[in-house]
Molecule: transfer RNA
Organism: Candidatus Falkowbacteria bacterium RIFOXYA2_FULL_38_12
């Protein structure tokens, strides 16, 4: 210097034939309990790596960069 593959909540990850973003876990409160723990309900929590382009409408498609990790040389 080429290929490639990943990036989405605090954490592990869905969700890709465009149509308003989800799960678990942890956290927080609330009930139980003399108390913790467990066990139950709740509610919150994200400018979907950034920047731009399609497009009525973009995590999803198209280019640029930036991080990670791989592979070649």
């Nucleotide at each position: 210097g080429c290929c490639g593959a990943u990036g989405u909540a605090g954490c592990u990850c869905a969700g890709u034939u465009g149509g308003u973003a989800g799960a678990g876990c942890a956290a927080u409160g609330c009930u139980u309990u003399c108390g913790u723990a467990a066990a139950g309900c709740a509610g919150a929590g994200g400018u979907c790596g950034u920047g731009g382009g399609u497009u009525c409408g973009a995590c999803u498609c198209c280019c640029g960069c930036c991080a990670u990790c791989g592979g070649c040389u």